Predicted 3D model of a 73-nucleotide RNA (transfer RNA) from Orbicella faveolata. The sequence is in RNAcentral, with records from Ensembl Metazoa. Its mean pLDDT, the model's own confidence on a scale to 100, is 80. Rfam family: tRNA. Rfam classes the family as a transfer RNA.

[in-house]
RNA sequence: GGCAGCGUGGCCGAGUGGUUAGGGCGCCGGACUUGAAAUUCGGAGGUCGCGGGUUCAAGUCCCGCUCUGACCA
Numbered sequence: 001g002g003c004a005g006c007g008u009g010g011c012c013g014a015g016u017g018g019u020u021a022g023g024g025c026g027c028c029g030g031a032c033u034u035g036a037a038a039u040u041c042g043g044a045g046g047u048c049g050c051g052g053g054u055u056c057a058a059g060u061c062c063c064g065c066u067c068u069g070a071c072c073a
Stems, first nucleotide, its partner, number of pairs: 001072002005068001007066001010025003018056001027043005049065005
């Protein structure tokens, strides 16, 4: 340089253009315990990489940039 992907809370990760972006781990608080762990109940935490476009409506489709790993040279 070429080609096809990937980027969604602290981490992992689901989401076929249509309700408030669902879940696990972690974190905070309660119950339980002599205390803790485990268990259980509740809670906080998301500009969906950045910028633009299409659409009544975009995490999802299109374009550019960028990050990251692989393949080819």